[in-house]
Context: one part of a larger RNA
Molecule: small-subunit ribosomal RNA, 3' major domain
Organism: metagenome
RNA sequence: UGACGGGGGCCCGCACAAGCGGUGGAGCAUGUGGCUCAAUUCGAUGCAACGCGAAGAACCUUACCUGGGCUUGACAUGCUGGUAGUAGAAGCCUGAAAGGGUGACGAGUCCCGCAAGGGAAAGCCAGCACAGGUGCUGCAUGGCUGUCGUCAGCUCGUGCCGUGAGGUGUUAGGUUAAGUCCUGCAACGAGCGCAACCCCUGUGGUUAGUUACUAACUUCGGCGAUAAGCCGAAAAGUACUCUAAUCAGACUGCCUGUGACAAGCAGGAGGAAGGUGGGGAUGACGUCAAGUCAGUAUGGUCCUUAUGUCCAGGGCUGCACACGUGCUACAAUGAUCGGUACAGAAGGAUGCAAGACCGCGAGGUGGAGCUAAUCCCCAAAACCGAUCGCAGUUCAGAUUGAAGGCUGCAACUCGCCUUCAUGAAGCUGGAAUCGCUAGUAAUGGCGCAUCAGCUACGGCGCCGUGAAUACGUUCCCGGGCCUUGUACA
Numbered sequence: 001u002g003a004c005g006g007g008g009g010c011c012c013g014c015a016c017a018a019g020c021g022g023u024g025g026a027g028c029a030u031g032u033g034g035c036u037c038a039a040u041u042c043g044a045u046g047c048a049a050c051g052c053g054a055a056g057a058a059c060c061u062u063a064c065c066u067g068g069g070c071u072u073g074a075c076a077u078g079c080u081g082g083u084a085g086u087a088g089a090a091g092c093c094u095g096a097a098a099g100g101g102u103g104a105c106g107a108g109u110c111c112c113g114c115a116a117g118g119g120a121a122a123g124c125c126a127g128c129a130c131a132g133g134u135g136c137u138g139c140a141u142g143g144c145u146g147u148c149g150u151c152a153g154c155u156c157g158u159g160c161c162g163u164g165a166g167g168u169g170u171u172a173g174g175u176u177a178a179g180u181c182c183u184g185c186a187a188c189g190a191g192c193g194c195a196a197c198c199c200c201u202g203u204g205g206u207u208a209g210u211u212a213c214u215a216a217c218u219u220c221g222g223c224g225a226u227a228a229g230c231c232g233a234a235a236a237g238u239a240c241u242c243u244a245a246u247c248a249g250a251c252u253g254c255c256u257g258u259g260a261c262a263a264g265c266a267g268g269a270g271g272a273a274g275g276u277g278g279g280g281a282u283g284a285c286g287u288c289a290a291g292u293c294a295g296u297a298u299g300g301u302c303c304u305u306a307u308g309u310c311c312a313g314g315g316c317u318g319c320a321c322a323c324g325u326g327c328u329a330c331a332a333u334g335a336u337c338g339g340u341a342c343a344g345a346a347g348g349a350u351g352c353a354a355g356a357c358c359g360c361g362a363g364g365u366g367g368a369g370c371u372a373a374u375c376c377c378c379a380a381a382a383c384c385g386a387u388c389g390c391a392g393u394u395c396a397g398a399u400u401g402a403a404g405g406c407u408g409c410a411a412c413u414c415g416c417c418u419u420c421a422u423g424a425a426g427c428u429g430g431a432a433u434c435g436c437u438a439g440u441a442a443u444g445g446c447g448c449a450u451c452a453g454c455u456a457c458g459g460c461g462c463c464g465u466g467a468a469u470a471c472g473u474u475c476c477c478g479g480g481c482c483u484u485g486u487a488c489a
Stems, first nucleotide, its partner, number of pairs: 001489002003486003007483007015473002019436005026328008034319002042053002064314007073130001077129007088105001091102004109120004132303002135301003141297001143292003146288001148286001153192006159168003172183003198280004203248007212238003218234006251274001254268005330429001334388006347376002351370002356365003395426001400421007442465007
């Protein structure tokens, strides 16, 4: 100087408390351990591994296993020699394919040359350099990432103090979300962080008006009675909504109180918004020899008729068991049936697909429109009514049987969906444990990426409905500053 303390002081954080909803019990999904296996490829392992790499394992992927092949090789560059119906190639034989064998037919490029022809390149064969390796080492590395932690810290120049390590500044009194700011001070300044600048969102103005919008005016059509009115269309317009560019707006600016007349704090006014308005992006010096040689790059090392490479089939999906993360439930604030209303953000040319028709349905036929503010894909909970009456039930839906649909060479191992039948466990879950402070939790659906299809109940987004509670900081956990002890570095 640090680190540590079941030392002290001060202060934060869904850290506790106050609340709401879960997990731990059940079934299923998914990941992991273990076991098994010819193989169940590899990595990730307290927080910070375990719905993680994987934004999608039937083949492929694929790295694993078994078997069958190839050997300058599936791919690159160069050298030497040889070869001429060369490159290519229908077909045939063998084979699971890859591969091996045979092969009718059969080109083209450049140079020299009138032509015949010759040479070269590409090709093939032999050979040599080499290729290749998801083999090993993340404790040889780059790069990237996680974590403490969006915590408020980490340092430097000069000066001063100390023999020196080092200290001071950065401590102190206040204050803040903040080393934020103020005051003081042997310090005075500065840098990386904080904040601001950036994006989205909440208010208003201006500009613009198609594919957006439709209030008023006008016209037409329908209903109505020829009326009032309603509905639809056109014309017309840019009021409104919206879209997307720009500007304004919030700064403790104003008032009162408080405070050291400071920084600030409390209350108030005005305001769409008030003291960081809400959210995002942004992660200092460093820590963990943290993670990754399997994303790529890369040192070293190892393999070279195999640890390379091609193919078929299998495996990654195996199941006495244990754990993590989720989904669905155990019901009446509910289930079923009927009626009926309201989104946002995305996506769409081997794509999205309307109306119509067929099917109980998954789906099929067909194809208007759409290169998309134009067309398409687009809610559910909610609300209204009816049945059920507390029951293992009109709850719950696992499992199994049958019949179908879709994608795809191909659904046996091992896809998803539909219908009918079957109807298991489960009546709110021990010790323990997790998330969340507001448009949040809880709850309802919708979209997208990956993708032929899908194991999505996962991930990333979007909107609808929409709470409760916080006395407080004694305690648990993590962290910051000062101080103290230490046989630790």